[in-house]
RNA sequence: GCAGGGAUACCCGAGCUUGGCCAAAGGGGCAAGGCUUAGGACCUUGUGGUUAGUCCUUCGCCGGUUCAAAUCCGGCUCCCUGCACCA
Numbered sequence: 001g002c003a004g005g006g007a008u009a010c011c012c013g014a015g016c017u018u019g020g021c022c023a024a025a026g027g028g029g030c031a032a033g034g035c036u037u038a039g040g041a042c043c044u045u046g047u048g049g050u051u052a053g054u055c056c057u058u059c060g061c062c063g064g065u066u067c068a069a070a071u072c073c074g075g076c077u078c079c080c081u082g083c084a085c086c087a
Stems, first nucleotide, its partner, number of pairs: 001083007010028003020067001029047006048056002060076005
């Protein structure tokens, strides 16, 4: 340099093809509660911000399309694999 794959919340990891009840499955961790003499295990709830309901923001970064974008389009950054090059 060429080709392919990837980046999602504290961590792992679905979702992207076919845009829409997505603050976003599931698991882990953590917090609170239940259970227990106690601990573990197990169960329930919570785990972006905010609120009385709600609302706002978020999927590597910056833009674009759209009523609506994690998802489509353009550019860029980084990581992985293969190939090529290598005085």

This is a predicted structure of an 87-nucleotide RNA (transfer RNA) from a Methanomassiliicoccales archaeon.
The coordinates come from a structure-prediction model, not an experiment, and the mean pLDDT is 81.
Rfam family: tRNA. The family's RNA type in Rfam is transfer RNA.
Lineage of the source: Archaea > Methanobacteriati > Thermoplasmatota > Thermoplasmata > Methanomassiliicoccales.
It was read from a public genome assembly.